[in-house]
RNA sequence: GUGGCUUUAGCUCAGUCGGCAGAGCAUCGGGUUGUGGUCCCGAGGGUCGUGGGUUCGAGCCCCACAAGCCACCCCA
Numbered sequence: 001g002u003g004g005c006u007u008u009a010g011c012u013c014a015g016u017c018g019g020c021a022g023a024g025c026a027u028c029g030g031g032u033u034g035u036g037g038u039c040c041c042g043a044g045g046g047u048c049g050u051g052g053g054u055u056c057g058a059g060c061c062c063c064a065c066a067a068g069c070c071a072c073c074c075c076a
Stems, first nucleotide, its partner, number of pairs: 001072007010025004019056001027043005049065005
């Protein structure tokens, strides 16, 4: 350089045909327990990588860019 994949909550990841953004863990509060842990209930937490475009409407479609991973090509 060429091609492909990934980017969504603090972490690991879902998100169907474009139509109200979710789960587990973690954190915080409460219940249970003599205490802690386990278990149960609840709460907070999101510019969906960045910038544009299409659309009545975009996490999802299109373009450019950025970061990471993989393969290949060239030189040495």
Molecule: transfer RNA
Organism: Acidobacteriaceae bacterium